[in-house]
A computed fold for a 128-nucleotide RNA from a soil metagenome, annotated as c-di-AMP riboswitch aptamer (ydaO/yuaA leader). The coordinates come from a structure-prediction model, not an experiment, and the mean pLDDT is 81.
């Protein structure tokens, strides 16, 4: 100077907290859904990160779970914006703790982390 993401910004303070504003994300009626959930193969949130196949493995075994591989919903980048093209990549992880459908007033809470680049720029169109 730039990605990802809500995750920036002021102010006080003085060394790490507080109050703010933006943004985000929970809970939480009427009425609408839901004639169905659960009873352990719980059930739910956050997130883009779900789902299939095949192979191997593990259990509590006619269902589950873990690992590889290869796709998939869905999701990012390509240096003002917006389509299209054309390329490169992710498609995780974790909280709640037996319970939550929306859901106005009203209540709670987060505001991290992580990665690139040193002056470079993928192409076409159109706006501004």
């Nucleotide at each position: 100077c730039g990605c990802u993401u809500a995750g920036u910004c002021g102010u006080g303070u003085u060394u790490a907290c507080a109050c703010g504003a933006g943004c985000c994300g929970g809970g939480g009626a009427c009425c609408c859904a839901g004639u169905g959930c659960u009873c352990u193969u719980g059930g739910g949130g956050u997130g883009a990160a779900u789902c299939c196949a095949c192979a191997g493995g593990c259990c509590g075994u006619u269902g589950g779970c873990c690992u590889g591989u290869g796709g998939u919903a869905g999701g990012g980048c390509g240096a003002u914006c917006u389509u299209c093209c054309c390329g490169c990549c992710c498609g995780a992880a974790u909280c709640c703790g037996u319970c939550a459908g929306c859901u106005a007033a009203c209540c709670c809470g987060g505001u991290a982390g992580g990665c690139g680049g040193u002056a470079u720029c993928g192409g076409a169109a159109g706006g501004a």
RNAcentral holds the sequence, with entries from MGnify.